[in-house]
RNA sequence: UGGUGUAGCUCAGUCGGUAGAGCACCUGAUUUGUAAUCAGGCGGUCGAUGGUUCGAUUCCUUUCGCCAG
Numbered sequence: 001u002g003g004u005g006u007a008g009c010u011c012a013g014u015c016g017g018u019a020g021a022g023c024a025c026c027u028g029a030u031u032u033g034u035a036a037u038c039a040g041g042c043g044g045u046c047g048a049u050g051g052u053u054c055g056a057u058u059c060c061u062u063u064c065g066c067c068a069g
Base pairs, nucleotide, nucleotide: 001068002067003066004065005064008023009022010021011020017054025041026040027039028038029037047063048062050060051059
């Protein structure tokens, strides 16, 4: 200097408008049992701080972690 930070993990969220998916986890069905499959459910004050705005994951300031130079 550039990039990046969103659920336990991997990631979406494009012009600012009440935050999502897959896997994992829990419950039930199925099975002699397990796995698989099917149905349902749980889970995030979006790294932190301040600002702009009616409203910020999104824009701006500062700052922290990680990656690259």
The RNA shown here (transfer RNA) has 69 nucleotides and comes from a marine eukaryotic metagenome. The prediction has a mean pLDDT of 82. Rfam family: tRNA. Rfam classes the family as a transfer RNA.